[in-house]
């Protein structure tokens, strides 16, 4: 230099191939529970879906530019 992945919540991922509100698990706050602490049991925040530009009535998901990481060729 070329190719190919991936980049979504504080951390690890899902999103069924464009259409009803964007989600689980842990975590963190709150409340029950306990004499307290764990555990367990319920609820509450949390999010420009990596960045910019297109396409479409309608984008996290399609298609172009880029930034970072990650393989693999030379």
């Nucleotide at each position: 230099g070329c190719g190919c992945g991936c980049a979504u919540a504080g951390c690890u991922c899902a999103g069924u191939u464009g259409g009803u509100u964007a989600g689980a698990g842990c975590g963190a706050c709150c409340g029950c529970u306990u004499u307290a602490c764990a555990c367990g049991c319920g609820g509450u925040a949390g999010g420009u879906c990596c960045u910019g530009g297109g396409u479409u009535c309608g984008a996290a998901u399609c298609c172009u530019a880029g930034u970072g990481c990650g393989c693999g060729c030379a």
Molecule: transfer RNA
Organism: Minisyncoccota bacterium